[in-house]
Context: one part of a larger RNA
RNA sequence: GAUUGAACGCUAGCGGCAUGCCUAACACAUGCAAGUCGAACGGUAACGAUGGAAGCUUGCUUCCAGGCGACGAGUGGCGGACGGGUGAGUAACGCGUAGGAAUCUGCCCAGUAGUGGGGGACAACCAGAGGAAACUCUGGCUAAUACCGCUUACACUCUACGGAGAAAAGGAGGCCUCUACUUGUAAGCUCUUGCUUUAAGAUUAGCCUGCGUACGAUUAGCUAGUUGGUGAGGUAAAGGCCUACCAAGGCGACGAUCGGUAGCUGGUCUGAGAGGAUGACCAGCCACACUGGGACUGAGACACGGCCCAGACUCCUACGGGAGGCAGCAGUGGGGAAUAUUGGACAAUGGGGGCAACCCUGAUCCAGCAAUGCCGCGUGUGUGAAGAAGGCCUGAGGGUUGUAAAGCACUUUCAGUGGGGAGGAAGGUUUUAUGGUUAAUAUCCAUGGGGAUUGACGUUACCCACAGAAGAAGCACCGGCUAACUCUGUGCCAGCAGCCGCGGUAAUACAGAGAGUGCGAGCGUUAAUC
Numbered sequence: 001g002a003u004u005g006a007a008c009g010c011u012a013g014c015g016g017c018a019u020g021c022c023u024a025a026c027a028c029a030u031g032c033a034a035g036u037c038g039a040a041c042g043g044u045a046a047c048g049a050u051g052g053a054a055g056c057u058u059g060c061u062u063c064c065a066g067g068c069g070a071c072g073a074g075u076g077g078c079g080g081a082c083g084g085g086u087g088a089g090u091a092a093c094g095c096g097u098a099g100g101a102a103u104c105u106g107c108c109c110a111g112u113a114g115u116g117g118g119g120g121a122c123a124a125c126c127a128g129a130g131g132a133a134a135c136u137c138u139g140g141c142u143a144a145u146a147c148c149g150c151u152u153a154c155a156c157u158c159u160a161c162g163g164a165g166a167a168a169a170g171g172a173g174g175c176c177u178c179u180a181c182u183u184g185u186a187a188g189c190u191c192u193u194g195c196u197u198u199a200a201g202a203u204u205a206g207c208c209u210g211c212g213u214a215c216g217a218u219u220a221g222c223u224a225g226u227u228g229g230u231g232a233g234g235u236a237a238a239g240g241c242c243u244a245c246c247a248a249g250g251c252g253a254c255g256a257u258c259g260g261u262a263g264c265u266g267g268u269c270u271g272a273g274a275g276g277a278u279g280a281c282c283a284g285c286c287a288c289a290c291u292g293g294g295a296c297u298g299a300g301a302c303a304c305g306g307c308c309c310a311g312a313c314u315c316c317u318a319c320g321g322g323a324g325g326c327a328g329c330a331g332u333g334g335g336g337a338a339u340a341u342u343g344g345a346c347a348a349u350g351g352g353g354g355c356a357a358c359c360c361u362g363a364u365c366c367a368g369c370a371a372u373g374c375c376g377c378g379u380g381u382g383u384g385a386a387g388a389a390g391g392c393c394u395g396a397g398g399g400u401u402g403u404a405a406a407g408c409a410c411u412u413u414c415a416g417u418g419g420g421g422a423g424g425a426a427g428g429u430u431u432u433a434u435g436g437u438u439a440a441u442a443u444c445c446a447u448g449g450g451g452a453u454u455g456a457c458g459u460u461a462c463c464c465a466c467a468g469a470a471g472a473a474g475c476a477c478c479g480g481c482u483a484a485c486u487c488u489g490u491g492c493c494a495g496c497a498g499c500c501g502c503g504g505u506a507a508u509a510c511a512g513a514g515a516g517u518g519c520g521a522g523c524g525u526u527a528a529u530c
Stems, first nucleotide, its partner, number of pairs: 001530004006526005013377006019370002021335001026333003030330003035078003040075002043071002047069002050065007085288003094213007103205001108201001111198001113196003116150001118148002125140006156165003170193002173190003179186003215259002221251003226248006233241001263285004267278004290311005313324004341367001343366003349363001350361004380410004390401004414471001416466005424457001427453001429451008474519004479500003485514005495502002
């Protein structure tokens, strides 16, 4: 000099864009952060409409009806493995980079072949029982895209090449051309979405290897599933991954083992570079979710807001037993020099569910707080010598503050008040036209036109008007390094200090004042890095 996730002191007008627990991976009150689907299902607790009944204050109250809009609880499906947080652990195929072969992959894309026919349950519900509660138990009824057989299976798997094994689920809208009953419906047709099998793609994930990846030798030897082989097992998959047997190997001064430290990287800071330091925010990977262990489900977890066991801690209890996990967003206590609101909205982007409408989303977008940082703007402009007054210095003449002020003439950025006012909006819905599908002018799908609409931010950005210089300057320094000097006080005292050093009676070095210098809504100090 540059830099910072900074802190402290003094000071402080506005805006934009960023950033904000670096310490206790300490403990957490409260609220919210993962739901959704009635177009899978049985149903109907609540709400609404409609219809019916009763009462009457004649427009209200009560009751009934799943036929309707919907929908609590339940069965079932998909999603809770993403998104969000943290950096404790880890010196490692963890990360970075370059390769590899023995694998899996829900949803998605374009194919192949199918979607036939049956069965028995279990919730909800009803009845009963236990318990303080959490909740649990018994009996009975019932549906399905829940569950289980049968038929078939080109391809698929296994094979001793003879053969053997293994699937599926339906739902929604519309129509009457054919058939049936002739009302209009369905076993029919159509459109659409699912389901099953298999092969391929895409994406994701798992595994292996070369090289690189900090310190200590005041750590020199380490190793028994250890190193290799064979058989068997296990996994989606190679493999001592596991096991039995056999062999005696494997690593190490090119630093094994041990110990302490640490998430890694793209990057960031500095520097002319080489290098040094660092890994906040943003992005990629990894690891963790009170501590330790374990598996279940599933395409995917050994699962932050799932389960089981043990432990510590907290809470409830009728003492028998139960409940919990903010390193999600806010917030609280504690620690600390130190780090924010128990805010708004799903309008946009994205995610989950759903045919969709839509619902959910502390992801996200916004707002609030903080000069924490960077950037921009303002605090007026011109004129004005009687060089006013006052202050300070003085050799007492004057010098300086100083065109500075006052005065005069202007302007009105920003802030203030009042009006106007984009863009972020794409969509969805409704209506209509054309095309495709079709028996069809239904429906459904695609494209286009019209209508009414969808904004948290938001009193938005921006523009106009109004009034008045009106509301807006400090901080540090002034001995040398280092830009900037005099007076007074003090008298090795009080004090200053980054280094050299100042102070013992004229201190440009202490304290105050006046003048000056530097930077400026900041300026200094401290800490840290180069």